[in-house]
Context: one part of a larger RNA
RNA sequence: UGACGGGGGCCCGCACAAGCGGUGGAGCAUGUGGUUUAAUUCGAUGCAACGCGAAGAACCUUACCUGGUCUUGACAUCCUACGAAUUUACUAGAAACGCGAAAGUGCCUUCGGGAGACUAGAGACAGGUGCUGCAUGGCUGUCGUCAGCUCGUGUCGUGAGAUGUUGGGUUAAGUCCCGCAACGAGCGCAACCCCUAUCCUUAUUUGCCAGCAUUUAGUUGGGGACUAUAAGGAGACUGCCGGUGACAAACCGGAGGAAGGUGGGGACGACGUCAAGCCAUCAUGGCCCUUACGACCUGGGCUACACACGUGCUACAAUGGGCAGUACAUAGGGUUGCCAAGCCGCGAGGUGGAGCGGACCCCAAAAAGCUGUUCGUAGUCCGGACCGGAGUCUGCACCUCGACUCCGUGAAGUCGGAAUCGCUAGUAAUCGCGGAUCAGAAUGCCGCGGUGAAUACGUUCCCGGGCCUUGUACA
Numbered sequence: 001u002g003a004c005g006g007g008g009g010c011c012c013g014c015a016c017a018a019g020c021g022g023u024g025g026a027g028c029a030u031g032u033g034g035u036u037u038a039a040u041u042c043g044a045u046g047c048a049a050c051g052c053g054a055a056g057a058a059c060c061u062u063a064c065c066u067g068g069u070c071u072u073g074a075c076a077u078c079c080u081a082c083g084a085a086u087u088u089a090c091u092a093g094a095a096a097c098g099c100g101a102a103a104g105u106g107c108c109u110u111c112g113g114g115a116g117a118c119u120a121g122a123g124a125c126a127g128g129u130g131c132u133g134c135a136u137g138g139c140u141g142u143c144g145u146c147a148g149c150u151c152g153u154g155u156c157g158u159g160a161g162a163u164g165u166u167g168g169g170u171u172a173a174g175u176c177c178c179g180c181a182a183c184g185a186g187c188g189c190a191a192c193c194c195c196u197a198u199c200c201u202u203a204u205u206u207g208c209c210a211g212c213a214u215u216u217a218g219u220u221g222g223g224g225a226c227u228a229u230a231a232g233g234a235g236a237c238u239g240c241c242g243g244u245g246a247c248a249a250a251c252c253g254g255a256g257g258a259a260g261g262u263g264g265g266g267a268c269g270a271c272g273u274c275a276a277g278c279c280a281u282c283a284u285g286g287c288c289c290u291u292a293c294g295a296c297c298u299g300g301g302c303u304a305c306a307c308a309c310g311u312g313c314u315a316c317a318a319u320g321g322g323c324a325g326u327a328c329a330u331a332g333g334g335u336u337g338c339c340a341a342g343c344c345g346c347g348a349g350g351u352g353g354a355g356c357g358g359a360c361c362c363c364a365a366a367a368a369g370c371u372g373u374u375c376g377u378a379g380u381c382c383g384g385a386c387c388g389g390a391g392u393c394u395g396c397a398c399c400u401c402g403a404c405u406c407c408g409u410g411a412a413g414u415c416g417g418a419a420u421c422g423c424u425a426g427u428a429a430u431c432g433c434g435g436a437u438c439a440g441a442a443u444g445c446c447g448c449g450g451u452g453a454a455u456a457c458g459u460u461c462c463c464g465g466g467c468c469u470u471g472u473a474c475a
Base pairs, nucleotide, nucleotide: 001475002474003472004471005470007469008468009467010466011465012464013463015459016458019423020422021421022420023419026314027313028312029311030310031309032308033307034305035304042053043052064300065299067297068296069295070294073125077124078123079121080120081119086103087102088101090100091098107114108113127289128288130287131286132285136283137282138278139277140276141274143272148187149186150185151184152183153182154163155162156161167178168177169176193266194265195264196263198234199233200232201231202230203229204228208223209222212221213220237260240254241253242252243251244250316416320375321374322373323372324371325370326369332363333362334361337356338355342351343350344349382413387408388407389406390405391404392403393402429451430450431449432448433447434446435445
């Protein structure tokens, strides 16, 4: 000087408390451990691994295993030779790879040839998701959006170092004020950026409709007022008033205001810590393989299952389930696409073909809600696992191993031990909708809106953190 203390003081944070809803019990989904296996590819492992890499494993992906194959190679550059390339059908085979067959002669040209692509050959070389993240770049997590981390000059100290950065107030903040052997400065904080809340101007179609006509319908004429869209501005600064304070910074209350003291949300992550994570995104040193640790293909596996854990979904019902009727969104996506009306089917879906590269058309039905009715506390008209049968769709192909539909079946489950998690407001809870990936395949992920709470006395305690101080046999 740090680090640590079941030392002290001060102060924060859904840290506790106060509340609301969960997890832990059930069934299923998913990830992991373990076990099994020919293989169940690899990585991630307290917080900060475990719906994680994977925004989507039937083949492919795919790195794993079995079997069948190749050796200048599936991929790159260079050299030589043949014939353009390419297409078609037949044949052996599980395919990869083969055996022959037919069609076909392109482009430029100084007519010598050349370019490009294909095949064959020789070697230089290719190739490796093989090892090392404790050799690395790069990217990322974490403490933590915590308020800190430093420097120049000066001063003090033999020196390590101190001072500044401590102190009195204050703040979300090393934020600001005052003081002070310090005076300044940098990286952080804040602001500048984006979305959202109000208003104004401009613009007015595909959007809108107050008044005037018109209509089944903003449908048409018309209009730019309103809504909305999207560009530019305005607005909030403790600016104003009162009080407290040290005449400061600031705090408390108020006015005006759509919004008030950082208005709400996002992006943004200091010096560093964890030899944290990734050599399997990529790049890369070293090491290793080279008829194989490279490459191609078929089938299998990554989907196994006595079990254990994490994360979720659905429930256990009456604030509910069923049936009938009836409202109100936002944000997105769409041409290898979204797919309307009509018709067929109980349905998944089929048919059909209009419109739309889309403020125009489509996905599209929003759901919870509201109205009416039924069920009457029952393992039930709750719950839907599992299983039988019949189908639909995608795709070369759903046996291993897809999603969905219909009929039947109807398991556990009556609110969950110790323990444990999230959340302070348009939040939690609850309800549906969309998108990426994607042929198909979400209860995951990323977004969107609808309905919409309770509680916070307080900081003694648990956890994490900041500043000052103290002890130390630790560095």